[in-house]
Context: one part of a larger RNA
RNA sequence: UGACGGGGACCCGCACAAGCGGUGGAGCAUGUGGUUUAAUUCGACGCAACGCGAAGAACCUUACCUGGGCUAGAAUGCCUCUGACAACCCUAGAGAUAGGGCCUCCAAGGUAAAACUUGGCAGAGUGCAAGGUGCUGCAUGGCUGUCGUCAGCUCGUGUCGUGAGAUGUUGGGUUAAGUCCCGCAACGAGCGCAACCCUUAUCUUUAGUUGCCAGCAUUAAGUUGGGCACUCUAGAGAGACUGCCGUUGACAAAACGGAGGAAGGUGGGGAUGACGUCAAGUCCUCAUGGCCUUUAUGUCCAGGGCUACACACGUGCUACAAUGGCCGGUACAAACCGCCGCAAACUCGCAAGAGGGAGCCAAUCGGAAAAAGCCGGUCUCAGUUCGGAUUGAAGUCUGCAACUCGACUUCAUGAAGUUGGAAUCGCUAGUAAUCGCAGAUCAGCAUGCUGCGGUGAAUACGUUCCCGGGUCUUGUACA
Numbered sequence: 001u002g003a004c005g006g007g008g009a010c011c012c013g014c015a016c017a018a019g020c021g022g023u024g025g026a027g028c029a030u031g032u033g034g035u036u037u038a039a040u041u042c043g044a045c046g047c048a049a050c051g052c053g054a055a056g057a058a059c060c061u062u063a064c065c066u067g068g069g070c071u072a073g074a075a076u077g078c079c080u081c082u083g084a085c086a087a088c089c090c091u092a093g094a095g096a097u098a099g100g101g102c103c104u105c106c107a108a109g110g111u112a113a114a115a116c117u118u119g120g121c122a123g124a125g126u127g128c129a130a131g132g133u134g135c136u137g138c139a140u141g142g143c144u145g146u147c148g149u150c151a152g153c154u155c156g157u158g159u160c161g162u163g164a165g166a167u168g169u170u171g172g173g174u175u176a177a178g179u180c181c182c183g184c185a186a187c188g189a190g191c192g193c194a195a196c197c198c199u200u201a202u203c204u205u206u207a208g209u210u211g212c213c214a215g216c217a218u219u220a221a222g223u224u225g226g227g228c229a230c231u232c233u234a235g236a237g238a239g240a241c242u243g244c245c246g247u248u249g250a251c252a253a254a255a256c257g258g259a260g261g262a263a264g265g266u267g268g269g270g271a272u273g274a275c276g277u278c279a280a281g282u283c284c285u286c287a288u289g290g291c292c293u294u295u296a297u298g299u300c301c302a303g304g305g306c307u308a309c310a311c312a313c314g315u316g317c318u319a320c321a322a323u324g325g326c327c328g329g330u331a332c333a334a335a336c337c338g339c340c341g342c343a344a345a346c347u348c349g350c351a352a353g354a355g356g357g358a359g360c361c362a363a364u365c366g367g368a369a370a371a372a373g374c375c376g377g378u379c380u381c382a383g384u385u386c387g388g389a390u391u392g393a394a395g396u397c398u399g400c401a402a403c404u405c406g407a408c409u410u411c412a413u414g415a416a417g418u419u420g421g422a423a424u425c426g427c428u429a430g431u432a433a434u435c436g437c438a439g440a441u442c443a444g445c446a447u448g449c450u451g452c453g454g455u456g457a458a459u460a461c462g463u464u465c466c467c468g469g470g471u472c473u474u475g476u477a478c479a
Stems, first nucleotide, its partner, number of pairs: 001479002003476003007473007015463002019427005026318008034309002042053002064304007077128002079125005088101005105120005131293002134291003140287002142282003145278001147276001152191006158167003171182003197270004202238007211228003216225002241264001244258005320420001324379007336367003341360002346355003386417001391412007433455007
């Protein structure tokens, strides 16, 4: 100087407390461990691994296993040679491949026509060169997590100290903040904080189609005429700064209350992550040193596996019902996507879906029905008209192909489950809870993920305690 303390002081955080809803019990989905297996590819392991890499394993993917092939190789560049190769068809084969048939170069220059030259394409050859998702993340780059959006981490000059170092950065107040004020052997500065950026909340203005409709006419309908007021869209501006008033304060910084205001003290949300820590994670995104491999640890193919199942754990979904289930009627979103696409009306089917193809490169057309809600009816507390697992049968769709191993539909079946032990998690407001919608990936496949809106709470006395963090101080046989 740090680090540590079941030392001290001060402060903060859904850290506790006060509340609301869960997890832990059930069934299922998914990830992991374990076990099994020819293989169940690999990585990730307290917080910070475990719906994680994977924004989507039937083949492919795919790295694993079994079997069948190749050996300058599956791909690329240079060099040399040839002018055909491929596609298509037939045969053998699980296919990769092998054999056969068919077909046999193109462009420019040049020439009477060729020869020839150059370039392209394809094949072959040989050499240089390959290949490796093999090992080492404890050799590395890059990227990322974490403490933590915590308020810290440092430097120059000066001063003090023999020196390591100290000071500044401590102190008194204050703040979300090393934020600001005052004081002070310090005076300044940098990286962080804040602000500048995006979005949302109000107004003005510009613009008025594909959007909108107050008044006029018209219609089944903003449908049409008309209009651009209003809504909305998207450009430009205004607006919030403790600016104003009062009180407190040290005449400061600031705090508390008030006014005005759409908004008030960082208005809400996002992006933004200092010096560093964990030899944290990643050699399987990529790049890369070293090592290993080269008729194999490379590469091609078919089939299988990654989907196994006495069990254990994590994360979720659905429930156990009446604040509910079922049936009928009826209302109100936002955001997003669409030409290898979204697909309407209409017809068929109980349905999944099929036929159909208008319109739309989309403020124009379509996906699109929002759901919870509201109105009416029914069920009457039961393992039920709750719950839907499981299983049987019949189908639909995607795709070369749904046996291993897809999703969905219909009929039948109708399991556990009556609110969950010890323990444990999230959340302070348009939040929790609850309700649906969209997107990426994607042929098909979502209870996951990322977004979007609808309905919309309770509680916070307080900081004694638990956990984590910051500042000062003290002790130390630790560095």